[in-house]
Context: one part of a larger RNA
RNA sequence: GCCUGGGAGUUAUUGUCUGUAGCAAGCUUAAGCCCUUCCGGGGCGUAGGCGAAGCGAAAGCGAGUCUGAAUAGGGCGACUAGUUGCAGGCAAUAGACCCGAAACGGAGGUGAUCUAUCCAUGGCCAGGUUGAAGCUUCGGUAAAACGAGGUGGAGGACCGAACACACAUAGCUUGAGAACUGUGGUGAUGAGCUGUGGAUAGGAGUGAAAGGCUAAUCAAACCCCGUGAUAGCUGGUUCUUUCCGAAAUAUAUUUAGGUAUAGCCUCAUGCGCUGACUACUGGGGGUAGAGCACUGAAAAAGCUAGGGCCCAUACCCGGGUACCAACCUUUACCAAACUCCGAAUACCAGUAGGUGUAGCAUGGGAGUCAGACUGCGGGGGAUAAUCUCCGUAGUCGAGAGGGAAACAGCCCAGACCACCAAUUAAGGUCCCUAAACAACGCUAAGUGGAAAAGGAAGUGGUUUUACAUAGACAAUAGGGAUGUUGGCUUAGAGGCAGCCAUCAUUUAAAAAGUGCGUAACAGCUUACCUAUCGAGUGAAACUGCGCCGAAAAUGAUCGGGACUAAGCGUUGUACCGAAAUUGUGGGCUCCUUCGGGAGCAGUAGGAAAGCGUUCCUGCAGGGACGAAGCCAUCUCGUGAGAGGUGGUGGACCGGCAGGAAGUGAGUAUCCAGGC
Numbered sequence: 001g002c003c004u005g006g007g008a009g010u011u012a013u014u015g016u017c018u019g020u021a022g023c024a025a026g027c028u029u030a031a032g033c034c035c036u037u038c039c040g041g042g043g044c045g046u047a048g049g050c051g052a053a054g055c056g057a058a059a060g061c062g063a064g065u066c067u068g069a070a071u072a073g074g075g076c077g078a079c080u081a082g083u084u085g086c087a088g089g090c091a092a093u094a095g096a097c098c099c100g101a102a103a104c105g106g107a108g109g110u111g112a113u114c115u116a117u118c119c120a121u122g123g124c125c126a127g128g129u130u131g132a133a134g135c136u137u138c139g140g141u142a143a144a145a146c147g148a149g150g151u152g153g154a155g156g157a158c159c160g161a162a163c164a165c166a167c168a169u170a171g172c173u174u175g176a177g178a179a180c181u182g183u184g185g186u187g188a189u190g191a192g193c194u195g196u197g198g199a200u201a202g203g204a205g206u207g208a209a210a211g212g213c214u215a216a217u218c219a220a221a222c223c224c225c226g227u228g229a230u231a232g233c234u235g236g237u238u239c240u241u242u243c244c245g246a247a248a249u250a251u252a253u254u255u256a257g258g259u260a261u262a263g264c265c266u267c268a269u270g271c272g273c274u275g276a277c278u279a280c281u282g283g284g285g286g287u288a289g290a291g292c293a294c295u296g297a298a299a300a301a302g303c304u305a306g307g308g309c310c311c312a313u314a315c316c317c318g319g320g321u322a323c324c325a326a327c328c329u330u331u332a333c334c335a336a337a338c339u340c341c342g343a344a345u346a347c348c349a350g351u352a353g354g355u356g357u358a359g360c361a362u363g364g365g366a367g368u369c370a371g372a373c374u375g376c377g378g379g380g381g382a383u384a385a386u387c388u389c390c391g392u393a394g395u396c397g398a399g400a401g402g403g404a405a406a407c408a409g410c411c412c413a414g415a416c417c418a419c420c421a422a423u424u425a426a427g428g429u430c431c432c433u434a435a436a437c438a439a440c441g442c443u444a445a446g447u448g449g450a451a452a453a454g455g456a457a458g459u460g461g462u463u464u465u466a467c468a469u470a471g472a473c474a475a476u477a478g479g480g481a482u483g484u485u486g487g488c489u490u491a492g493a494g495g496c497a498g499c500c501a502u503c504a505u506u507u508a509a510a511a512a513g514u515g516c517g518u519a520a521c522a523g524c525u526u527a528c529c530u531a532u533c534g535a536g537u538g539a540a541a542c543u544g545c546g547c548c549g550a551a552a553a554u555g556a557u558c559g560g561g562a563c564u565a566a567g568c569g570u571u572g573u574a575c576c577g578a579a580a581u582u583g584u585g586g587g588c589u590c591c592u593u594c595g596g597g598a599g600c601a602g603u604a605g606g607a608a609a610g611c612g613u614u615c616c617u618g619c620a621g622g623g624a625c626g627a628a629g630c631c632a633u634c635u636c637g638u639g640a641g642a643g644g645u646g647g648u649g650g651a652c653c654g655g656c657a658g659g660a661a662g663u664g665a666g667u668a669u670c671c672a673g674g675c
Stems, first nucleotide, its partner, number of pairs: 001675006011094013026050003032044005054061002064076004097236002100233001104226003108223003116200009125190001127159003130155001134151006163187003167184005202218001204214003239610006249262005263368002265365007273356001277353007289341001290339002295335002299331004304325001306324002308321004371396010401412003416586004421582003427576003430561003436573007448563001454548002458545010475532005481505003486500003511526001515524002587600005611664001613661007621653002629648008
């Protein structure tokens, strides 16, 4: 993992509500006792309980009473329906739907055959090395000290087996092994190792101390008991169909993943037009916008207080100002916490329509309190986030189908069932892939099929303006002069370093010189003029579609192929396209004027009707001419399921009317067994 079996809202009491039955201003017995056929039943029993009267703290009064000075007002009552069973929903108390802790307590118990320390009594440590004290001899001394040789054999001494340990590394790591094996390593006469027997224990022992060890268990062992501890937490919770169908919010919370009340759902009863919505009427508002009249912010100019600076000044007066600048004036502008103004919506109320898509009230039962995205209005953030927090609408949640290649939240559209029928929506119509043609334009970038500031004789359209047959623009040829080298400056300054001025003359035209260039000149060139040529040429503004700007990690791509339209814009007419709509047939629910009409997606959840299992009672039955069970097949039912036939099997079995439950399995790292 699979198979088979087991496996979770029960029971008691009390309360409350609904249904139903009995009796009813009453209803009802409890314990106990008596009778009785099996076993259930029948009777007695009125103790007690609930109800029939309340109000007040109470005395007390009483359909009233309390407050009060009150014959006022107000509070609570009265103007009747209860009660006892049975069944069901829910709650409370109990283990209370089932499984699940880590823990806590016990003057309950078992453990030191592992291990820690200790006690008693035994055992063990190859071999080799070093050579302490002491002693002795000699030297030495006044005697000692001291030195040397020998002897001696000390040591938590040295090397190294057994033995003990476990530092490194390799292997093993569903192992040979729940700690091992190999190769090296450390100690190896000591605080050494070890056999046997014994002592100390659970808030206790023991500990050369690591919270270590106390039987593969240790920040409090193990077993049993309290015990079904508790678990606002996780998981699981078993047949069918029908109707309706949420919430992820507010407030409070030692509260934030829990709960209570309200909101939203459902069921029952009552009310009976009150509802959503529409129209009209009447309201208040200070948002969007706008504005600058207030509060602030803030640009330019004018006018001109005040100040700064300069001059002048003994003081008082004064003068100047390319500085700062109030008020005022003109022009222009900003604001969530500004408003002289001010919508659309929304909101409130009234009147009318509105029998529905409803509404309101009371009661029974819930679930929900983690929401998500998208559009719009905003706060936070960085006018970041599949970000976060509000408001508002939609969708998902709890929603299938079609489109967006794929894609909860986007677009279309809300699936009762069947159909090899039809029409459409969004979106599409070259092939994959159902369906397309026509017309007029644009694009050349594969733009389409990602992007900004910015850039550009890309190209289409519209507009303005200048020049132009008295010859424009471009090109080519020629001219481009004189006073004069203008003056100043300067070493020089001659159109062309710099400063000032920028005239005049001759002309078809020619600058007191546009740019190179020279030391300065020179030289080249331009403006300007003429000729050649012969028709458009420049400068702007708005706009359509394109271009550049444009770098990412395995091989690229619009979904692909491919496309110059099969791209983009405008227009027209077709077609395809969904579970939408229609058609035909059928089912169910509700309503009905009985003709018909409306409805039937659905999680949590509410309500309803059923199927099946085991046992019991009653009635009527089946079965060796073959019961149950099992296998195969057919039929019926929306379904849970029911029935028939054949085979197998070999002894019990179902039907109807009721009753009672150990009543339905795929999930719980569920339990047991098998494979």

Overview:
This is a predicted structure of a 675-nucleotide part of an RNA (large-subunit ribosomal RNA, domain II) from a metagenome. The RNAcentral record of the full RNA draws on SILVA. Its mean pLDDT, the model's own confidence on a scale to 100, is 86.